[in-house]
RNA sequence: GCCGAAGUAGUCUAGCCCGGCAAGGCGAUGGUCUCGAAAACCAUUGUGUUUGCGCACGCGCAGGUUCAAAUCCUGCCUUCGGCG
Numbered sequence: 001g002c003c004g005a006a007g008u009a010g011u012c013u014a015g016c017c018c019g020g021c022a023a024g025g026c027g028a029u030g031g032u033c034u035c036g037a038a039a040a041c042c043a044u045u046g047u048g049u050u051u052g053c054g055c056a057c058g059c060g061c062a063g064g065u066u067c068a069a070a071u072c073c074u075g076c077c078u079u080c081g082g083c084g
Base pairs, nucleotide, nucleotide: 001083002082003081004080005079006078007077010026011025012024013023020067027045028044029043030042031041032040046057047056048055049054060076061075062074063073064072
């Protein structure tokens, strides 16, 4: 230098092909139980805003296409593998 794969919430992963509610496990918080704890069970859990409702934002970074982008297109960054 060229080719390929990967990057999603505190963490691990799905969703991407074929655009339409960012989902699940772990973890965390609260509760039930217990003398107390662990385990188990119940509830909540991406972020911000007043608990909720609502609204806005969020998928490596920056643009583009579109009514609508994690998903399609372009460039770039990082990691891994291969070729030279």
Transfer RNA from a Nanobdellati archaeon, 84 nucleotides, folded computationally. Its mean pLDDT, the model's own confidence on a scale to 100, is 82. Rfam family: tRNA. The family's RNA type in Rfam is transfer RNA. Rfam describes the family as follows. Transfer RNA (tRNA) molecules are approximately 80 nucleotides in length.